[in-house]
Context: one part of a larger RNA
RNA sequence: UGACGGGGGCCCGCACAAGCGGUGGAGCAUGUUGCUUAAUUCGAUGCAACGCGAAGAACCUUACCUGGGAUUGACAGUGAGCGGACGGCCCGUGAAAGCGGGCUUCCCUUCGGGGCCGCUCAAACAGAUGCUGCAUGGCUGUCGUCAGCUCGUGCCGUGAGGUGUUCGGUUAAGUCCGGCAACGAGCGCAACCCGUGCCGCCAGUUACCAUCGGGUGAAGCCGGGGACUCUGGCGGGACCGCCCAUGUCAAGUGGGAGGAAGGCGCGGAUGACGUCAAGUCCGUAUGGCUCUUACGCCCAGGGCCGCAAACGUGCUACAAUGGCCGGCACAGAAGGCAGCUUGUCCGCGAGGACUGGCGAAUCCUCAAAACCGGCCCCAGUUCGGAUUGCAGCCUGCAACUCGGCUGCAUGAAGUCGGAAUCGCUAGUAAAGGGGCAUCAGCCACGGCCCCUUGAAUACGUUCCCGGGCCUUGUACA
Numbered sequence: 001u002g003a004c005g006g007g008g009g010c011c012c013g014c015a016c017a018a019g020c021g022g023u024g025g026a027g028c029a030u031g032u033u034g035c036u037u038a039a040u041u042c043g044a045u046g047c048a049a050c051g052c053g054a055a056g057a058a059c060c061u062u063a064c065c066u067g068g069g070a071u072u073g074a075c076a077g078u079g080a081g082c083g084g085a086c087g088g089c090c091c092g093u094g095a096a097a098g099c100g101g102g103c104u105u106c107c108c109u110u111c112g113g114g115g116c117c118g119c120u121c122a123a124a125c126a127g128a129u130g131c132u133g134c135a136u137g138g139c140u141g142u143c144g145u146c147a148g149c150u151c152g153u154g155c156c157g158u159g160a161g162g163u164g165u166u167c168g169g170u171u172a173a174g175u176c177c178g179g180c181a182a183c184g185a186g187c188g189c190a191a192c193c194c195g196u197g198c199c200g201c202c203a204g205u206u207a208c209c210a211u212c213g214g215g216u217g218a219a220g221c222c223g224g225g226g227a228c229u230c231u232g233g234c235g236g237g238a239c240c241g242c243c244c245a246u247g248u249c250a251a252g253u254g255g256g257a258g259g260a261a262g263g264c265g266c267g268g269a270u271g272a273c274g275u276c277a278a279g280u281c282c283g284u285a286u287g288g289c290u291c292u293u294a295c296g297c298c299c300a301g302g303g304c305c306g307c308a309a310a311c312g313u314g315c316u317a318c319a320a321u322g323g324c325c326g327g328c329a330c331a332g333a334a335g336g337c338a339g340c341u342u343g344u345c346c347g348c349g350a351g352g353a354c355u356g357g358c359g360a361a362u363c364c365u366c367a368a369a370a371c372c373g374g375c376c377c378c379a380g381u382u383c384g385g386a387u388u389g390c391a392g393c394c395u396g397c398a399a400c401u402c403g404g405c406u407g408c409a410u411g412a413a414g415u416c417g418g419a420a421u422c423g424c425u426a427g428u429a430a431a432g433g434g435g436c437a438u439c440a441g442c443c444a445c446g447g448c449c450c451c452u453u454g455a456a457u458a459c460g461u462u463c464c465c466g467g468g469c470c471u472u473g474u475a476c477a
Stems, first nucleotide, its partner, number of pairs: 001477002003474003007471007015461002019424005026316008034307002042053002064302006073125001078122007087104007106115003127291002130289003136285001138280003141276001143274001148187006154163003167178003193268004198236007208225002212223003239262001242256005318417001322376006334365003339358003343354004383414001388409007430453007
């Protein structure tokens, strides 16, 4: 100087408390351990691994296993020889890859050759998701959006170092004020950026429809309009600015007015010096090491989906604030041509057939809970839907291992969950549905976003966890 303390003081955070909903019990989905296996590829492992790399494992992917096969190689470039365009088609063998065979077919030229490609040979080489994240770059997680981390000069100290950065107030903040052997400065904080909430101006189609006219079974459907909504560009608006109180009459704090909005309006982006030899050589890059008829390459099939058991994360429930049937509303965001699909018809349905619109503020996808009426009457049930059987639909070369969906039948566990444990302070939690990426399809109950309905509670900081500042002890560094 730090680190640490079941030392002290001050102060924060859904840290506790207050409150709402969960997890831990059940069934299923998914990840992991373990076990099994020819292989069940590899990595991630307290917080900060475990719906993580996977924003799509039937083949492919694929890195694993078994078997078949080629060896200058699937890919790059050099030389020599041979051949012919490249390519396309066919035959044999084969599971395919491969191996063997046949047919067809160029351009330029100074006629030497060249271009392009194939085959053969040669030597250097290619190749490796092989090892080392404890050789690395880059990127990332974490403490932590925490308020800290430092420097120049000066001053103090033999020195390590201190001072500044401590102190009194104050703040979300090393934020600001005051004081002070310090005076300044940098990286952080804040602001500048984006979204959202109010208003104005400009603009007006594909959006809008108040007034006028036309028109329909109805409809901005048409003429038209530039008001409104909306779209999207510019600007205004909030600054403790005003008033009262408080304060060192400083910074600031409490209350009030006005206001769409107050004292950081709300949300996002933004992550200091550093810590964990944290994570990643399987994104890519890269040193070293290793393999080189194989640890590289191609192919078929299998595996990554195996199942006594254990854990994490989720979904669906156990019902009456509910289930079922009928009726009937109201979004936002996003996507669409190998696409989104209207309408009509067929089918109980998944879906199919025909037809029409839209490269889209124009066409399409576009709610559910809610609300209204009825049934059920507390029951393992009209709760719950696992499991299994049969019959089908769709994608795809192909759904046995191993896809999704539909109909009928079957109807399991489960009556609110031990010890323990998680999230959340407002348009939040909880509940309800919708969209998108990946994607042929999909094991999505995951992820990311969108809107709809919409709470309860916070006395307080003693205690648990994490953190900041000062101080104290130390045999630790």
Molecule: small-subunit ribosomal RNA, 3' major domain
Organism: uncultured rumen bacterium